Predicted 3D model of a 74-nucleotide RNA (transfer RNA) from an archaeon.
It matches the Rfam family "tRNA". Rfam classes the family as a transfer RNA.
It was read from a public genome assembly.
The coordinates come from a structure-prediction model, not an experiment, and the mean pLDDT is 82.

RNA sequence: GGUGAAGUAGCUCAGUAGGCAAGAGCGCGGGUCUCAUAAACCCGAGGUCGAGAGUUCGAAUCUCUCCUUCACUA
Repeated sequence: GGUGAAGUAGCUCAGUAGGCAAGAGCGCGGGUCUCAUAAACCCGAGGUCGAGAGUUCGAAUCUCUCCUUCACUA
């Protein structure tokens, strides 16, 4: 340099034939329970879906450019 894959919450990920206000587990904060802790249960906070543009009534999802990471190849 070429080809392919990936980028969504603090972490690991789901969600792609475009449409309910973006979700799960763990973690974090509060509460119930307990003499206390842990466990269990309940509640909550946290994301402009890598960046920018385009298409569309509407984009995490489609198109283009760029950035980062990984794999293969030269």